[in-house]
RNA sequence: GGGUCCAUAGCUCAGUGGCAGAGCGUUCCGUUCACAUCGGAAAGGUCGAUGGUUCAAUCCCAUCUGGACCCA
Numbered sequence: 001g002g003g004u005c006c007a008u009a010g011c012u013c014a015g016u017g018g019c020a021g022a023g024c025g026u027u028c029c030g031u032u033c034a035c036a037u038c039g040g041a042a043a044g045g046u047c048g049a050u051g052g053u054u055c056a057a058u059c060c061c062a063u064c065u066g067g068a069c070c071c072a
Stems, first nucleotide, its partner, number of pairs: 001071007010024004018055001026042005048064005
């Protein structure tokens, strides 16, 4: 220098145009003499940034930022 992939909750990851989700974790409630397990509920997200396409973008397009890998 050229190319591919990744970025979504505290962590690991789904979701590929139409209300953002799961597991673990955190908090609370129930259960127990108590703890653990188990059951229930809640909080927690400007979906990396900017612009574009669209009635509508986490999703499609361009650029940028950060990361992993391949070629030279």
The RNA shown here (transfer RNA) has 72 nucleotides and comes from a bacterium. The prediction has a mean pLDDT of 84.